[in-house]
RNA sequence: AGGUAAGAUAGAGGUAGCAGUAAUUAAGAGUAGUAUUGAUAAGGUAAGCACGAUGACUCAAUAUGAAAGGGAUUAUUGCCGAAGUAUAUUUCUAACGCUUUAAGGGAAUAUGCUGGUUUUGUACAUAAUAUGUGCAAGACUGUCACAAUAGUAUUGUGGAGAGCUAUCUUUGUG
Numbered sequence: 001a002g003g004u005a006a007g008a009u010a011g012a013g014g015u016a017g018c019a020g021u022a023a024u025u026a027a028g029a030g031u032a033g034u035a036u037u038g039a040u041a042a043g044g045u046a047a048g049c050a051c052g053a054u055g056a057c058u059c060a061a062u063a064u065g066a067a068a069g070g071g072a073u074u075a076u077u078g079c080c081g082a083a084g085u086a087u088a089u090u091u092c093u094a095a096c097g098c099u100u101u102a103a104g105g106g107a108a109u110a111u112g113c114u115g116g117u118u119u120u121g122u123a124c125a126u127a128a129u130a131u132g133u134g135c136a137a138g139a140c141u142g143u144c145a146c147a148a149u150a151g152u153a154u155u156g157u158g159g160a161g162a163g164c165u166a167u168c169u170u171u172g173u174g
Base pairs, nucleotide, nucleotide: 001173005170006169007168008167009166010165011164017079018078019077020076021075022074023073024072025071033064034063035062036061037060038059039058043051046100047099048098049097083114084113085112086111087110088109089108090107091106092105093104115141116140117139118138119137120136121135122134123133124132125131143159144158145157146156147155148154149153
């Protein structure tokens, strides 16, 4: 001079980034449940014990009457594979009076996928047309490479965060 490879540090995408916490609040819902009365008549539970004709389960009326997960707003904290998701393994919790197990719900690890936001369609979850996630097709946006243009930032195509930018150290090339 130049910028190969590795490491470290610090940053950017964007007030419409990501997640957590706290408070308030809508919905959940006049629902579940409980009590009384009436009707009916043997089960109810994932399974067992207990319980049950002194009436199980269910239905109707009356009275009373929640909660969780998820949502919104505000504040605040931590961050930029932030985070999400799929599979596998391990583990915790856990169904009503009890026990077991598991549906369900969490945590950790490994691997794979997704740059970010958003719209539409569809599937699942859910009380829900809210919201979340997956898939597909678009839009916007940031970044890098290539090409074109010259107007020095504009267009087009393509890629992915193990990326990109800056600085430093070591190493490699002339």
Molecule: Lysine riboswitch aptamer
Organism: Clostridium cylindrosporum DSM 605